[in-house]
Context: one part of a larger RNA
RNA sequence: GGGUGAAUGCUGGCGGCGUGGAUAAGGCAUGCAAGUCGAGUGGGUUUAGACCCACGGCAGACGAGGUAGUAACACGUAGGAACGUACCCCGAAGUCUGGGAUAUUCUGUCGAAAGACAGCGCAAUACCAGAUGGUCUCUAAGGAGUAAAGAUUUAUCGCUUCGGGAGCGGCCUGCGCAAUAUCAGCUAGUUGGUGAGGUAAUGGCUCACCAAGGCUAUGACGUUUAGGGGAGCUGAGAGGCUGACCCCCACCGAUGGAACUGAGAUACGGUCCUUACUCCUACGGGAGGCCGCAGUCGAGAAUCUUCCGCAAUGGACGAAAGUCUGACGGAGCGACGCCGCGUGGUGGAUGAAGUCCCUCUGGGACGUAAACACCUUUUAUAGGGGAUGAAGUUUUGACAGUACCCUAAGAAUAAGGGGCUCCUAACUCUGUGCCAGCAGGAGCGGUAAUACAGAGGCCCCAAGCAUUACCC
Numbered sequence: 001g002g003g004u005g006a007a008u009g010c011u012g013g014c015g016g017c018g019u020g021g022a023u024a025a026g027g028c029a030u031g032c033a034a035g036u037c038g039a040g041u042g043g044g045u046u047u048a049g050a051c052c053c054a055c056g057g058c059a060g061a062c063g064a065g066g067u068a069g070u071a072a073c074a075c076g077u078a079g080g081a082a083c084g085u086a087c088c089c090c091g092a093a094g095u096c097u098g099g100g101a102u103a104u105u106c107u108g109u110c111g112a113a114a115g116a117c118a119g120c121g122c123a124a125u126a127c128c129a130g131a132u133g134g135u136c137u138c139u140a141a142g143g144a145g146u147a148a149a150g151a152u153u154u155a156u157c158g159c160u161u162c163g164g165g166a167g168c169g170g171c172c173u174g175c176g177c178a179a180u181a182u183c184a185g186c187u188a189g190u191u192g193g194u195g196a197g198g199u200a201a202u203g204g205c206u207c208a209c210c211a212a213g214g215c216u217a218u219g220a221c222g223u224u225u226a227g228g229g230g231a232g233c234u235g236a237g238a239g240g241c242u243g244a245c246c247c248c249c250a251c252c253g254a255u256g257g258a259a260c261u262g263a264g265a266u267a268c269g270g271u272c273c274u275u276a277c278u279c280c281u282a283c284g285g286g287a288g289g290c291c292g293c294a295g296u297c298g299a300g301a302a303u304c305u306u307c308c309g310c311a312a313u314g315g316a317c318g319a320a321a322g323u324c325u326g327a328c329g330g331a332g333c334g335a336c337g338c339c340g341c342g343u344g345g346u347g348g349a350u351g352a353a354g355u356c357c358c359u360c361u362g363g364g365a366c367g368u369a370a371a372c373a374c375c376u377u378u379u380a381u382a383g384g385g386g387a388u389g390a391a392g393u394u395u396u397g398a399c400a401g402u403a404c405c406c407u408a409a410g411a412a413u414a415a416g417g418g419g420c421u422c423c424u425a426a427c428u429c430u431g432u433g434c435c436a437g438c439a440g441g442a443g444c445g446g447u448a449a450u451a452c453a454g455a456g457g458c459c460c461c462a463a464g465c466a467u468u469a470c471c472c
Base pairs, nucleotide, nucleotide: 001472002471003470004469006468007467008466009465010464013341014340015339016338017337018336019334020333026297027296028295030294031293032292035058036057037056040055041054042053043052044051045050065252066251067250075176076175077174078173079172080171083169084168085167088165089164090163091162092161093160094159095158096130097129098128099127106119107118108117109116110115136145137144138143150157151156178224179223180222185215186214187213190212191211192210193209194208195207196206197205227249228248229247230246231242232241233240234239254275256273257272258271277288278287279286280285305331307330308329309328313327314325315324316323317322344375345374346373347372354366355365356364357363358362381408382407383406384405385404389399416461417460418459419458420457421442422441423440427456428455429454430453431452437444438443
């Protein structure tokens, strides 16, 4: 000199764009944040429109949040072979015949509740059986096995199987990837083989048997610290430091563990168990998980509204209309940062009054500064008009009567902070008297202090200016 997710002190006019819980991954009141489909189905309410419950389908594995853990194929980069894939696209073929249940409802029982149990009865694109079967699977090549679901406005949407694609994902490997030797030896599924099991798939992934291997001063093992990268700051560069916002990847969802469903999870707003905590209770038993958006307490130097809207973009479902969407689009708060603008302009010497200084009948400085005259109206205020963003002919705008434009009156509504011995731009007076105090370093102060305190003047920056902390 530059920088910051900053904080503190003094001060504070406006706008745009950004940005804002870095500490306690501490605890959470309340509301909302994931639903949708009647063109799959049954029932209930209703005059109807329509609404509700349940079965069923798809979606809740995305999006949103956080960085606790992890020194690792986690990440980055370059490759590899033994794999999977719902929705989407392309191609081919098929979509036949039957059956038995069950939820909601109703009846009854238990319970404070959460809820549970029994019985009657009914449906499906729910479930089951059979048929057919190819370019599917297995095969000893003879053969064996294996699918489907309908709806309907008749135009389509579906369903099943196979092959291919796109995108996505799982797995393996080379190289790169913090500190520490006051951590020197570590390892028995350990290293390899054979066989088997398991997986979508390779593999000690698991198991049986066999062998005795494997890693290590080019730092194993241990300990500490830490999410990684794109990037950011600084620097002439090499490098050093950092990993906020935004993007990619990984991991996590009160703690620890487990599986179910599913194309996909070992699942933040699903299930089960455990631990701690909180709440309800009729004491028998139950309920909960903000590291979603707001908000609250706590701890802290310190970080915002319990706002508006689905109008746009995107997502889920749906044939569509549409519904849902604290994603998102916006508004609000904070000088937290960057950028822009303003706080007036021209003239004006009785160089006014006042204050300060001096060599004090006088002179100098503040100073064209003020007064005064004329001008302008950015901005603020008031009135009028008023968007783009909407794709798409009609309808559809939260922002918003906002941006912007026009008009009106009037200098009217708007300047501070730090410093002035040297480094370092800027000096005098008064007070104080090694006191009170200053201070980044050198150092000032003990009676003439340009260094303390006040005042006048001056210097620097300016809606900011200083200080503190940290990085180059």

Predicted 3D model of a 472-nucleotide part of an RNA (small-subunit ribosomal RNA, 5' domain) from a Patescibacteria group bacterium. Its mean pLDDT, the model's own confidence on a scale to 100, is 84. The organism belongs to Bacteria candidate phyla, within Bacteria.